[in-house]
RNA sequence: GGCAGGGUAGCUCAGUGGUAGAGCACACGCUUCAUAAGCGUGGAGUCAAGGGUUCGAUCCCCUUCCCUGCUA
Numbered sequence: 001g002g003c004a005g006g007g008u009a010g011c012u013c014a015g016u017g018g019u020a021g022a023g024c025a026c027a028c029g030c031u032u033c034a035u036a037a038g039c040g041u042g043g044a045g046u047c048a049a050g051g052g053u054u055c056g057a058u059c060c061c062c063u064u065c066c067c068u069g070c071u072a
Base pairs, nucleotide, nucleotide: 001071002070003069004068005067006066007065010024011023012022013021018055026042027041028040029039030038048064049063050062051061052060
């Protein structure tokens, strides 16, 4: 340099066109003599960036940046 995959909550990841979710973690409450476990509630996202298509984009198209693998 070429090809392929990936970038979404603090972390690990879902989400194939209709205003983004789970698990873990965190905060609070219930429970306990207390802690852990368990149960409930809650906070937290410019969906890597810009542009395009569309009534509507995390999703489709183009460019750029970053990560991983293969290859010369």
About this RNA: Predicted 3D model of a 72-nucleotide RNA (transfer RNA) from a Candidatus Gottesmanbacteria bacterium. It matches the Rfam family "tRNA". Gene Ontology term of the family: triplet codon-amino acid adaptor activity. The prediction has a mean pLDDT of 83. Taxonomically the source falls in Candidatus Gottesmaniibacteriota (Bacteria, Bacteria candidate phyla). It was read from a public genome assembly.